[in-house]
Order: sequence, then structure tokens, then C1' cells
RNA sequence: AACGGCAAACCGCCGGGAACGGCGGGACGCAAAGCUCCGGGCCCCACCGCUCACAAGGAGCGCGGGCGGCCGAGCUGCCGAA
Repeated sequence: AACGGCAAACCGCCGGGAACGGCGGGACGCAAAGCUCCGGGCCCCACCGCUCACAAGGAGCGCGGGCGGCCGAGCUGCCGAA
């Protein structure tokens, strides 16, 4: 280089309380946009717990959950060159 790969926004259907996810369509991008929540970051917070508030409704945090297409780390890997 080639053969190829993945697929943002948006739309439809489905799941979830939510963040968001799955499938189909669709391509903004991606050389690991392959895998792992291991560290950080961001987002959600129905249930449960703590604190605050309270007539009621509520607010913050934790547990928990989500994002791997936010950054880092680990593991693996296609074509070609050296």
C1' cells in the first nucleotide's frame, strides 16, 4: 500500500428509576474506537444506609450502577516497512 475492521451525532424498536445499554438504519471520527472498571476523572442515584431539612414534597454523600469514543495502566493483535 492492499483486502478489510470499528462506528459519533441523529432516527426507529426494545430494556432500565436514571446515567445509559442492546438491535437495525446511519457515518463524525478511530491504527488498537480490540479486551480488562486495575488507578484517576466524569455522569446517575429508584431501592438500602448516613447526614441535613421537614407539615408534605426534598438536598448532599456512601453503597451500588453507567461511560473503555475522557486520561493512564495491563493483556492481546491485522497489513506493510525497518

A computed fold for an 82-nucleotide RNA from a marine sediment metagenome, annotated as c-di-GMP-I riboswitch aptamer. Rfam family: c-di-GMP-I riboswitch aptamer. About the family: GEMM was predicted in a large-scale screen for bacterial structured RNA regulatory elements. RNAcentral holds the sequence, with entries from MGnify. The coordinates come from a structure-prediction model, not an experiment, and the mean pLDDT is 80.